Predicted 3D model of a 73-nucleotide RNA (transfer RNA) from an Actinomycetota bacterium. The prediction has a mean pLDDT of 81. The organism belongs to Actinomycetota, within Bacteria. Rfam family: tRNA. Rfam classes the family as a transfer RNA. About the family: Transfer RNA (tRNA) molecules are approximately 80 nucleotides in length.

RNA sequence: GGGGCCGUAGCUCAGUUGGUAGAGCGCCUGGAUGGCAUCCAGGAGGUCGCCCGUUCGACCCGGGUCGGCUCCA
Numbered sequence: 001g002g003g004g005c006c007g008u009a010g011c012u013c014a015g016u017u018g019g020u021a022g023a024g025c026g027c028c029u030g031g032a033u034g035g036c037a038u039c040c041a042g043g044a045g046g047u048c049g050c051c052c053g054u055u056c057g058a059c060c061c062g063g064g065u066c067g068g069c070u071c072c073a
Base pairs, nucleotide, nucleotide: 001072002071003070004069005068006067007066010025011024012023013022019056027043028042029041030040031039032038049065050064051063052062053061
């Protein structure tokens, strides 16, 4: 320098033939228990790395850019 993959909630990840976002763990509240653990119910939390574009509409498509992993040179 070039190719490929990845970037989504605090963490680990899912989700797309474009229709406005979820799970597990963690956190908070309530209940069961004398209490802890545990179990049950509910809740908060993300403008999907960033910018631009296409579109009525983008996590999803196109361009650029930043970061990580990896291969080639």